Predicted 3D model of an 85-nucleotide RNA (transfer RNA) from an uncultured Saprospiraceae bacterium. It matches the Rfam family "tRNA". It was read from a public genome assembly. The coordinates come from a structure-prediction model, not an experiment, and the mean pLDDT is 80.

[in-house]
RNA sequence: GCCGGAAUGGUGGAAUUGGUAGACACGCUGGAUUCAAAAUCCAGUGCUUUCGAGCGUGCGGGUUCAAGUCCCGCUUCCGGUACCA
Numbered sequence: 001g002c003c004g005g006a007a008u009g010g011u012g013g014a015a016u017u018g019g020u021a022g023a024c025a026c027g028c029u030g031g032a033u034u035c036a037a038a039a040u041c042c043a044g045u046g047c048u049u050u051c052g053a054g055c056g057u058g059c060g061g062g063u064u065c066a067a068g069u070c071c072c073g074c075u076u077c078c079g080g081u082a083c084c085a
Stems, first nucleotide, its partner, number of pairs: 001081007010026003019065001027045006046055003058074005
């Protein structure tokens, strides 16, 4: 250089054919229980917010009523491969 794959909250990891992003689990927060804690149970947990809503799937564009998903370009990482006097 060429070919292929990957990038999603704090972490792991889902999302069928383009149709509610983050299911589920861990962690964390609050509560119950306990003398206290662990364990267990209940509720909450992407970010911002004037609480109405807005934004968010590596980055920049495009297509579409609608994009994590499709198209173009780029970045980083992983694997394969070619050249190497």